[in-house]
Context: one part of a larger RNA
RNA sequence: ACGAACGCUGGCGGCGUGCUUAACACAUGCAAGUCGAACGGGAUUCGGAGCUUGCUCCGAUGAGAGUGGCGCACGGGUGAGUAACGCGUGGAUAACCUGCCCUGGUAUCCGGAAUAACAUCUCGAAAGGGGUGCUAAUACCGGAUAAGCCCACGGGGUCUUCGGACUCUGCGGGAAAAGGUGGCCUCUAUUUAUAAGCUACCGUAUCAGGAUGGGUCCGCGUACCAUUAGCUAGUUGGUGGGGUAAUGGCCCACCAAGGCGACGAUGUAUAGCUGGUCUGAGAGGAUGAUCAGCCACACUGGGACUGAGACACGGCCCAGACUCCUACGGGAGGCAGCAGUCGGGAAUCUUGCGCAAUGGGCGAAAGCCUGACGCAGCAACACCGUGUGAGCGACGAAGGCCUUCGGGUCGUAAAGCUCUGUUGUUGGGGACGAAGGGUUAAGGGUUAAUAGCCCUGAGCCUGACGGUACCCUUCGAGGAAGCCCCGGCUAACUACGUGCCAGCAGCCGCGGUAAUACGUAGGGGGCGAGCGUUGUCC
Numbered sequence: 001a002c003g004a005a006c007g008c009u010g011g012c013g014g015c016g017u018g019c020u021u022a023a024c025a026c027a028u029g030c031a032a033g034u035c036g037a038a039c040g041g042g043a044u045u046c047g048g049a050g051c052u053u054g055c056u057c058c059g060a061u062g063a064g065a066g067u068g069g070c071g072c073a074c075g076g077g078u079g080a081g082u083a084a085c086g087c088g089u090g091g092a093u094a095a096c097c098u099g100c101c102c103u104g105g106u107a108u109c110c111g112g113a114a115u116a117a118c119a120u121c122u123c124g125a126a127a128g129g130g131g132u133g134c135u136a137a138u139a140c141c142g143g144a145u146a147a148g149c150c151c152a153c154g155g156g157g158u159c160u161u162c163g164g165a166c167u168c169u170g171c172g173g174g175a176a177a178a179g180g181u182g183g184c185c186u187c188u189a190u191u192u193a194u195a196a197g198c199u200a201c202c203g204u205a206u207c208a209g210g211a212u213g214g215g216u217c218c219g220c221g222u223a224c225c226a227u228u229a230g231c232u233a234g235u236u237g238g239u240g241g242g243g244u245a246a247u248g249g250c251c252c253a254c255c256a257a258g259g260c261g262a263c264g265a266u267g268u269a270u271a272g273c274u275g276g277u278c279u280g281a282g283a284g285g286a287u288g289a290u291c292a293g294c295c296a297c298a299c300u301g302g303g304a305c306u307g308a309g310a311c312a313c314g315g316c317c318c319a320g321a322c323u324c325c326u327a328c329g330g331g332a333g334g335c336a337g338c339a340g341u342c343g344g345g346a347a348u349c350u351u352g353c354g355c356a357a358u359g360g361g362c363g364a365a366a367g368c369c370u371g372a373c374g375c376a377g378c379a380a381c382a383c384c385g386u387g388u389g390a391g392c393g394a395c396g397a398a399g400g401c402c403u404u405c406g407g408g409u410c411g412u413a414a415a416g417c418u419c420u421g422u423u424g425u426u427g428g429g430g431a432c433g434a435a436g437g438g439u440u441a442a443g444g445g446u447u448a449a450u451a452g453c454c455c456u457g458a459g460c461c462u463g464a465c466g467g468u469a470c471c472c473u474u475c476g477a478g479g480a481a482g483c484c485c486c487g488g489c490u491a492a493c494u495a496c497g498u499g500c501c502a503g504c505a506g507c508c509g510c511g512g513u514a515a516u517a518c519g520u521a522g523g524g525g526g527c528g529a530g531c532g533u534u535g536u537c538c
Base pairs, nucleotide, nucleotide: 001536002535004534005533006532007531008530011386012385013384014383016381017379018378019344025341026340028339029338030337033070034069035068038067039066045060046059047058048057049056050055051054077297078296079295086222087221088220089219090218091217092216093215096214097213101210102209103208104207105206106205107204108203109143110142111141112140118133119132120131121130122129123128149174150173151172153170154169155168156167157166158165159164179202180201181200182199183198184197188195189194190193225267230260231259232258235257236256237255238254239253240252241251242250272294273293274292275291276287277286278285279284299320300319301318302317303316322333323332324331325330350376352375353374354373358372359370360369361368362367389419390418391417392416399410400409401408402407423479424475427472428471429470433465436462437461438460439459440458442456443455444454445453446452482527483526484525485524486523487508488507489506493522494521495520496519497518503510504509
C1' cells in the first nucleotide's frame, strides 16, 4: 500500500469501490429498435344515412401483422487465447477503402414484369411449410441522357525511387436515379379552384473536395527456460497469373535452391499490452482492479452470406458436447449484457426506479426505444469529514484494586449545579440540476403567398433521484466506544491462580511454587468507528 479475507466491535454523512476462484452451468424478466411524410392493406371504435333491427353504404379513427428504408459492425461484457507488428512509439501508403455528416457541381426522363400481406386449399403434434389466385412501392428489371467519372489507345508538360505518378488534351467504348409531404394561384393548363403547373422542405443518382473512421506495411522497444541447438518444401526467391479496397507465397503453375539461427532460431512453460497504479530520496522494483486507449473472444471448432463496415455476443449454415420439448417422425437453446440462481471459493451486492439530465438509434417533427447512462438499495471494502457533550465541581463520596494498614490509586472521574444542541427525535417550508422541446397566440425578415424556413420576446407544460439536499422549529445529555497491547526490541506493572502443566510466541525466548512473558483482575500504554490477525507487493 490493497478490488482483500478472518476475529471482536460498530453512531452519522460525503465520495468511490465491490466474483481476483469455474471463459462452470444457467430458471425468470428486461438489455435494439424505429419510420404511416416509402407502400399495399386494414382490426377496432365513433359519427351520419338507408332500411329488411342487424346488415349495407359514407366519413373519421387508425391496433397488430406484412413489403420496403435506416440501425442492429455503436453502446455494454470478459481476458480464454495471443510472446505477436498484439501493444507502445515514430514513420510509410507513388499499394488502399470510408454509410450517415459538411461544402460545391450536374441530374432526378421513358417504360416493364413480379411478389409478400390478403383470400382459399392443404401437410405437420409442434417448429414450420407447400399449391392456386389478387395487389402496391423510395422493392425488382429494361431503356434514354452523362457535367464530371470509369476503361482502352494516342499527343504535350512537370516530377521521378526510371516501375511510374500528377496534369492538359484527342479519339473510341461504358455505367445512374425515386419519389414523398406541405402550401399556393405568381407562371402554364383548363371547368375560377384544381394540378399534370409553381413553390418550400425531406429524399434519390453521380462527380469533386473535406471531415471522421479504418485496412496494410516498416524502424525501434516489449517477460522465462540453453537441464530446449539446430529449424524450415509454400519452405526462401524469381517469372506469369488468380484474388483483394489494397501490397504480398495471400493462393496457383513453372523455374531456381534457397531462408532463419548463440545479436538465441526452433521448442516448452507463463502472460492480454499501454496511459497508469503501489513503493522508493532517486535509480529501480512490483503491478496492469476501478477510469481511459488498443487488441482478442462471445457454448467448442469451422464456414461464408448481407453490408460502407462483420466473418457478426442477444444473425445464418455445418459439425461436436450439454440442456429442454415431442404425438418419436422431428424440433428448440447459448447471461464473458443488467439483475438473479446453482456450483466453486477465505471472499465480492438489488430478480429496484427513471429516461428528468448526458449520450446513442430511427423519424420532417411530435415522439418511440435505450439494464448505455442518471439515480436509489446492500457491504466500515477504501478514503475523507463529524459526533458520542461543555463549564464548574473534594467530604478527594460509595465501591473496586493495592497496601509497609499510616495510606495510595481509579479520580474532577462520578454524583451535583449551570449550559449548549453538531447529530438524533417532532412539526413545517423546500430547491439547483431545465437547457432544450412542445403548445397558445403576437412581431420582424425571405416569398406571388396567410405554406415552409430564419430571428425576437411573452404565458403555460415537462424531475427518476425526492418532499431528497438545505432552512426554520420542537424535545432533550438524552440514542451513539470499542479493539489491541504492557519481558527486551517497543510506549505501558502490580496482585491472585497455575506449577516445564495449562498455555504464550514476530525474533530472542517465557512456564519445573513468590511468573511485570501463561489465565484473571485492578491499573497503565496505543489507536479510535474502528482495532487486531493473516496474505501479497515495494
Molecule: small-subunit ribosomal RNA, 5' domain
Organism: uncultured bacterium